[in-house]
RNA sequence: GGUUGCAACAUCCCCGCGGAUUGGGUGACGGCUACGAUUCUGUGCCGGCACAGUGAAUCCGCUGCAGCC
Repeated sequence: GGUUGCAACAUCCCCGCGGAUUGGGUGACGGCUACGAUUCUGUGCCGGCACAGUGAAUCCGCUGCAGCC
């Protein structure tokens, strides 16, 4: 220098840090549709936007430990 595995440190355990992508969740906005209904709003679907310990995955870079070349 290259490469593979791991995460000790952690207010139970799990979770090293930053970024990106896909999927999931929550929120508000707009649109569509049928049902209910007194007024009104709920359910279902679509669009992009925002938010976060999203206990999901993958990739890139970096930190630390160990091994291999």
The RNA shown here (nadA riboswitch) has 69 nucleotides and comes from uncultured Edaphobacter sp. The sequence is in RNAcentral, with records from MGnify. Its Rfam family is "nadA riboswitch". A reference for the family is Huang et al. (2020), "Structure and ligand binding of the ADP-binding domain of the NAD(+) riboswitch", RNA. The organism belongs to Edaphobacter, within Bacteria.